A computed fold for a 73-nucleotide RNA from uncultured Telluria sp., annotated as Glycine riboswitch aptamer. It matches the Rfam family "Glycine riboswitch aptamer". Its family is annotated with glycine biosynthetic process in the Gene Ontology. Rfam's curators write: This family represents the bacterial glycine riboswitch. Its mean pLDDT, the model's own confidence on a scale to 100, is 79. The model forms 89% of the base pairs in the Rfam consensus. RNAcentral holds the sequence, with entries from MGnify.
[in-house]
RNA sequence: GAUCGGGAGAGCCCUGCAUUGCGCAGGCGCCGAAGGGGCAACACCCAAAAACUCUCAGGCAAAAGGACCGGUC
Numbered sequence: 001g002a003u004c005g006g007g008a009g010a011g012c013c014c015u016g017c018a019u020u021g022c023g024c025a026g027g028c029g030c031c032g033a034a035g036g037g038g039c040a041a042c043a044c045c046c047a048a049a050a051a052c053u054c055u056c057a058g059g060c061a062a063a064a065g066g067a068c069c070g071g072u073c
Base pairs, nucleotide, nucleotide: 001073002072003071004070005069006068011028013027014026015025016024017023029060030059031058035056036054037053038052
C1' cells in the first nucleotide's frame, strides 16, 4: 500500500419551491474520527506531536464516508 471485518458523535429541525421518489434555496442549532490549520516539553537557536484545540472542509435517519483496531497478501 491492497483486501476483508469491526468502527463513534451530532436536527431523518423549520420555511419556501418542486416532486411518484431522489432534490433545490434560505434560516438557525449542533458533531469531530477523512483532510487541513494551531499550540508544549525534552533543548540555547532552528525544527517539531496528538485522539488536545479550531471547525475552513466534511458531517448530523438510511446510504456513503470514517481516525483507529484485527486478519490476509